């Protein structure tokens, strides 16, 4: 230093014709048991890495930037 990927809830992740932000785990509560555990209901929890431009409208489209990840290249 140049290609590509990836960055979303506390964890894993989905959301690819620009318009509802979400699932599973997990935590809080209720029921259920003498208790726990599974089970059921039921919440809560997120400036979508960051700034910024397009646009009635951006997680998604462009433009900088930061983090990781892998390939390549370069020094010594």
């Nucleotide at each position: 230093g140049g290609g590509c990927g990836c960055g979303u809830a506390g964890c894993u992740c989905a959301g690819u014709u620009g318009g509802g932000a979400g699932a599973g785990c997990g935590c809080g509560g209720c029921g259920u048991u003498c208790g726990c555990a599974a089970c059921g209901c039921u919440g809560a929890g997120g400036u979508c890495g960051a700034g910024g431009g397009u646009u009635c409208g951006a997680a998604u489209c462009c433009c900088u930037u930061c983090g990781c990840g892998u390939c390549c290249a370069c020094c010594a």
The RNA shown here (transfer RNA) has 76 nucleotides and comes from a Terriglobia bacterium. The same sequence occurs in records of 6 taxa. Its Rfam family is "tRNA". About the family: Transfer RNA (tRNA) molecules are approximately 80 nucleotides in length. The prediction has a mean pLDDT of 82. The sequence is in RNAcentral, with records from ENA and MGnify. Lineage of the source: Bacteria > Pseudomonadati > Acidobacteriota > Terriglobia.